[in-house]
RNA sequence: UGAUAGAGGUCGCGGCUAACAUCAGUAGUUUCCAUUGUUCGGACAGGAAUCCGGGAAACGAAAGGGGAAGCCGCCGAAGGGAUACAGUUUGUUCCUGCAGCUGUAUUGCCUGGGACAUCGGAGAAGAUCCGAUGGACUGUCGCCCUUUCUUUGGGCGGAGCGCUGUCA
Numbered sequence: 001u002g003a004u005a006g007a008g009g010u011c012g013c014g015g016c017u018a019a020c021a022u023c024a025g026u027a028g029u030u031u032c033c034a035u036u037g038u039u040c041g042g043a044c045a046g047g048a049a050u051c052c053g054g055g056a057a058a059c060g061a062a063a064g065g066g067g068a069a070g071c072c073g074c075c076g077a078a079g080g081g082a083u084a085c086a087g088u089u090u091g092u093u094c095c096u097g098c099a100g101c102u103g104u105a106u107u108g109c110c111u112g113g114g115a116c117a118u119c120g121g122a123g124a125a126g127a128u129c130c131g132a133u134g135g136a137c138u139g140u141c142g143c144c145c146u147u148u149c150u151u152u153g154g155g156c157g158g159a160g161c162g163c164u165g166u167c168a
Base pairs, nucleotide, nucleotide: 001168002167003166004165005164006163009075012074013073014072015071016070020066028059029058030057031056032055033054040053041052042051043050044097045096046095047094048093049092078111079110080109081107082106083105084104085103086102087101089100090099091098112138113137116134117133118132119131120130121129122128140158141157142156143155144154145153
């Protein structure tokens, strides 16, 4: 230098499937009462159109997101950022725009790992996910001190482009 095999954990990472909970007594439908606004108000912005607007009762979802148990692939597992392309995706319909979301590809741009706290974003949400910051914890290597001297313990620091084993 190359190949190969491994380790970090008591919530290691991701995927599939799914009982189930939430969404929600919400949206919507029907009936009754009220209203007649057309030059009002509303639906991300503009134009055109369409629809909606208050009360009571009955019936009453779904999508996205979550997910026990189980199975699968793994240890830059994976997540994020940026760029490009696409979407029979969302915001009432069409057109234009804006924003969000999803998928694919590229990129050694950021992150060793999980948890907790605060703030921000997505979301119906005290769920979950993502990001930033913080102090601890943990694994690893380096340096220093200590030690029963390969062990143990402590302090400081670095980053996975790392660390350990084997082979050439």

Annotation
Lysine riboswitch aptamer from a bovine gut metagenome, 168 nucleotides, folded computationally. The RNAcentral record of the sequence draws on MGnify. Of the family's consensus pairs, 96% are formed in the model. Model confidence (mean pLDDT): 79 of 100.